Small-subunit ribosomal RNA, 5' domain from a metagenome, 542 nucleotides, folded computationally. The coordinates come from a structure-prediction model, not an experiment, and the mean pLDDT is 84. It matches the Rfam family "Bacterial small subunit ribosomal RNA". Gene Ontology terms of the family: structural constituent of ribosome and ribosome.
Context: one part of a larger RNA
RNA sequence: GAAUGAACGCUGGCGGCGUGCUUAACACAUGCAAGUCGAGCGAGAAAGUUCUCUUCGGAGGACGAGUAAAGCGGCGAACGGGUGAGUAACACGUGGACAACCUACCUGGGAGCGGGGGAUAACAUGGGGAAACCCGUGCUAAUACCGCAUACGUCUCCGGAAUCUAGGUUCUGGAGGGAAAGCUGGCCUAUAUAUGUAAGCUGGCACUCCCAGAGGGGUCCGCGUUUGAUUAGCUAGAUGGCGAGGUAACGGCUCACUAUGGCGAUGAUCGAUAGCCGGCCUGAGAGGGUGAUUGGCCACACUGGGAUUGAGACAUGGCCCAGACUCCUACGGGAGGUAGCAGUGGGGAAUAUUGGACAAUGGGGGAAACCCUGAUCCAGCAACGCCGCGUGGAGGACGAAGGCCCUUGGGUCGUAAACUCCUGUCAGAUGGGACGAAAAGGCGUCGUUGAAUAGGCGGCGUCCAUGACGGUACCACCAGAGGAAGCCCCGGCUAACUCCGUGCCAGUAGUUGUGGUAAUACGGAGGGGGCGAGCGUUAUUC
Numbered sequence: 001g002a003a004u005g006a007a008c009g010c011u012g013g014c015g016g017c018g019u020g021c022u023u024a025a026c027a028c029a030u031g032c033a034a035g036u037c038g039a040g041c042g043a044g045a046a047a048g049u050u051c052u053c054u055u056c057g058g059a060g061g062a063c064g065a066g067u068a069a070a071g072c073g074g075c076g077a078a079c080g081g082g083u084g085a086g087u088a089a090c091a092c093g094u095g096g097a098c099a100a101c102c103u104a105c106c107u108g109g110g111a112g113c114g115g116g117g118g119a120u121a122a123c124a125u126g127g128g129g130a131a132a133c134c135c136g137u138g139c140u141a142a143u144a145c146c147g148c149a150u151a152c153g154u155c156u157c158c159g160g161a162a163u164c165u166a167g168g169u170u171c172u173g174g175a176g177g178g179a180a181a182g183c184u185g186g187c188c189u190a191u192a193u194a195u196g197u198a199a200g201c202u203g204g205c206a207c208u209c210c211c212a213g214a215g216g217g218g219u220c221c222g223c224g225u226u227u228g229a230u231u232a233g234c235u236a237g238a239u240g241g242c243g244a245g246g247u248a249a250c251g252g253c254u255c256a257c258u259a260u261g262g263c264g265a266u267g268a269u270c271g272a273u274a275g276c277c278g279g280c281c282u283g284a285g286a287g288g289g290u291g292a293u294u295g296g297c298c299a300c301a302c303u304g305g306g307a308u309u310g311a312g313a314c315a316u317g318g319c320c321c322a323g324a325c326u327c328c329u330a331c332g333g334g335a336g337g338u339a340g341c342a343g344u345g346g347g348g349a350a351u352a353u354u355g356g357a358c359a360a361u362g363g364g365g366g367a368a369a370c371c372c373u374g375a376u377c378c379a380g381c382a383a384c385g386c387c388g389c390g391u392g393g394a395g396g397a398c399g400a401a402g403g404c405c406c407u408u409g410g411g412u413c414g415u416a417a418a419c420u421c422c423u424g425u426c427a428g429a430u431g432g433g434a435c436g437a438a439a440a441g442g443c444g445u446c447g448u449u450g451a452a453u454a455g456g457c458g459g460c461g462u463c464c465a466u467g468a469c470g471g472u473a474c475c476a477c478c479a480g481a482g483g484a485a486g487c488c489c490c491g492g493c494u495a496a497c498u499c500c501g502u503g504c505c506a507g508u509a510g511u512u513g514u515g516g517u518a519a520u521a522c523g524g525a526g527g528g529g530g531c532g533a534g535c536g537u538u539a540u541u542c
Stems, first nucleotide, its partner, number of pairs: 001542004006538005013389006019382002021347001026345003030342003035075003040072002048063006082300003092224007101217003106213007114148001116146002123138006154177010182205006191198003226272003233263003238260004243255003275297004279290004302323005325336004353379001355378003361375001362373004392422004402413004426483001428478001430476003436469001441463009486531005491512003497526005507514002
């Protein structure tokens, strides 16, 4: 000199864009943060309004409403969001390999979707319990569950051929195994009824099997990745083999048998520290430091362990077990997990609102309308940072008053002020007032699918609806210099000097040092220098 997620002191006008618990991965009250689908399924309220009857107590019907709240089922919940504890490791970066692998939804292609069965929740009823909740009996549905049939591919086994060599690819023969589910629109040309509807035909969304793609993941390998030798030896599933089990998959991954190997001064083992990277800071570069925000990867979700479901988890707002802690309890037993967004206590030098909206972007569900979304977009707080603007402009004296200095002549603050003439940024008042919003939807028309002037899909034209921010930005107009400057320094380094006070005292100090009676170094004043809504100090890095 540059820099910071900074803090502290003094000061503080406005705006834009960013950033904001670096400490206790300490403990957490409260609210919200993951739902959705009635076009998969069976059931199904109430308040209220109204009608009828009435013994005036009430009863029944309609609307509310096939709504609410539940239940079965599907998809999602493995994403998104947080944190950096652990980890010195194939964790990460980079470059490869898989003839050793998986992949829901999506895209392209091929083949299919036949015919049956038995349950169960909800519900009703009985019981237990303080509660959480649990048990029995009875009824019922499905795109829930289970057989059967069929099998273009596919899978397993036994063969053959070609090519290639890890369990690869292609062709071919035999045996065996394995699927499915419906829902919702439209139509009547042939069949049945002859109104229309059903079988049927046709469109959309689903469903099953297979091939491929895309995107995502898994595993393995080369190289790179802090420090200590005042850590020198370490290792028994340890190192290898045969066989088996297990996995999506290779493998001591696990197990039985077997051999005695394997690593290490090119630093094993042990200890300490640490998430890694793109990047960021500094520097002419080489390098050094660093890993906040943002993007990629990893790990974790009160602590430790485990599996279940599923395409995917060993699962932050799922389950089970153990532990610590907190809460409820009828003492028998139960409930909980903010390192999601806010917020509280605590720790600390120190870090924000228990805000608004799904309008946009994105995500989940749905055919769609739409619903959900503390992701996100916005607003609030903080000079925490960067950037921009303002606090007025021009004129104005041989120079007011006043302060300070003085050799008493004067000098200086100083065109500074007063005064005159202007301007109107920002802030203030009034009025107007956005972009971000075209997708979706309606109508018309054209093309395509189709028997079709249904329906679906696509193009064009036209109409209409949707904004949290926000009456914000911006624009116009009104008034008036009015509301807006401080901080540090002045012995040398280092830009900037005099007077008074003090008298090795009080103090100062980055370094050299200064102060013991004329201190440009302490305190005050005048003057000056530097930067400026900031200026200094402290801490840290180069």